[in-house]
Molecule: Bacterial large signal recognition particle RNA
Organism: Firmicutes bacterium UBA1874
């Protein structure tokens, strides 16, 4: 140092989930020259040496193993961006209202602004006119089968008779009522009046004369307050999306550089 047979070890690893844990089925992710076969998500098999059965292959230069570093890709916490959702009215936000203010535009304004003064209206009160509407009054008309007048044919009653009495119909008239006219006087009322008059009030308007002599006004924009809305902006809670970030954390594979490797025979 060689050769033979054997053993241990390999024939994938890892992340989420699940589990008291551990592995294994599924899901996802790295690898590959990466054994076959039964079981298994209201799951299977184990218990820290933590998949179990049954079969091959290869086998201690093929494995097992410490450290550095680079790392697919997973979880966690923040946070940024973005999309829906519900609420808020504390926001110098927008957005609507109502007030002031008068710095800007505008409008008026020496053909006279603002303010004072006189006087008239516009209001009120009372009378009175005038309208309209009701009443009443007057004139005509009509207007009672009998309980209303007259005059009463015919009839009817009394009477010896002369005559008298009641009385319907028709005819004339009238009472209450009912219909047209009229307004000279009456009387009541009024969402009536470019109507008179007396007297009040009054500086709100409007108007006019006057005395002063420069503002006035507030549509827009600007500023101040109030008060609303809640489509945006903002705040607040949740809920999704992100091949944004930042920290942590498992980490497959890769790079480097270290350790460790049995047993029998026979030459």
């Nucleotide at each position: 140092c060689c050769g033979u047979g054997c053993u241990a070890g390999g024939c994938g690893g890892g992340g989420a989930g699940g589990u008291a844990g551990c592995g294994g089925u599924g899901c996802c992710c790295u690898g590959u020259a990466a054994c076959c076969u039964g079981c298994a998500a209201u799951c299977c098999g184990c218990u820290a040496u933590a998949g179990c059965g049954g079969g091959g292959c290869u086998g201690a230069u093929g494995c097992c193993u410490g450290c550095u570093c680079c790392g697919a890709g997973g979880g966690u916490a923040u946070u940024g961006c973005u999309u829906g959702u519900a609420g808020g009215g504390a926001c110098u936000g927008a957005c609507c209202u109502g007030c002031g203010u008068a710095a800007g535009u505008g409008g008026u304004g020496u053909u006279g602004a603002c303010u004072g003064u006189u006087g008239g209206g516009u209001c009120c009160u009372g009378c009175g006119c005038a309208a309209c509407g009701g009443g009443a009054a007057u004139u005509c008309a009509u207007g009672a089968a009998c309980c209303c007048c007259g005059u009463c044919a015919g009839g009817u009653c009394c009477g010896g008779a002369a005559g008298g009495a009641a009385g319907c119909a028709g005819c004339g008239g009238u009472a209450a009522g009912u219909g047209a006219a009229u307004u000279u006087a009456c009387c009541c009322g009024u969402g009536u009046g470019c109507c008179g008059c007396a007297g009040g009030g009054g500086c709100g308007c409007c108007u006019a004369a006057u005395a002063c002599g420069a503002g006035c006004u507030a549509a827009c924009u600007g500023c101040g307050c109030u008060g609303g809305u809640a489509a945006c902006g903002c705040c607040u809670g949740g809920a999704g999306g992100u091949g944004g970030a930042u920290a942590u954390u498992c980490g497959a594979g890769g790079a480097g550089u270290g350790g460790g490797u049995g047993c029998a025979c026979g030459g």